[in-house]
RNA sequence: GCGGGCGUAGUAUAGUGGCAGUAUAUGACCUUCCCAAGGUUAGGGUGUGGGUUCGAUUCCCAUCGCCCGCU
Numbered sequence: 001g002c003g004g005g006c007g008u009a010g011u012a013u014a015g016u017g018g019c020a021g022u023a024u025a026u027g028a029c030c031u032u033c034c035c036a037a038g039g040u041u042a043g044g045g046u047g048u049g050g051g052u053u054c055g056a057u058u059c060c061c062a063u064c065g066c067c068c069g070c071u
Base pairs, nucleotide, nucleotide: 001070002069003068004067005066006065007064010024011023012022013021018054026042027041028040029039030038047063048062049061050060051059
């Protein structure tokens, strides 16, 4: 330099155009003499910028970061 893949909550991940979920972590409450375990509940997320569309995590382009391959 060229090509490909990935980017979603603190962490790990699902979601192929119509309310963004699950587990875990965190806070509060319940349970218990206390702790642990368990239960309920709350907050928190689509890398960035454009485009297409009534509507984009999803499709297209660019860009940034990481990984792989080629040279």
Predicted 3D model of a 71-nucleotide RNA (transfer RNA) from Candidatus Magasanikbacteria bacterium RIFOXYD2_FULL_41_14. It was read from a public genome assembly. Rfam family: tRNA. By type it is a transfer RNA. Rfam describes the family as follows. Transfer RNA (tRNA) molecules are approximately 80 nucleotides in length.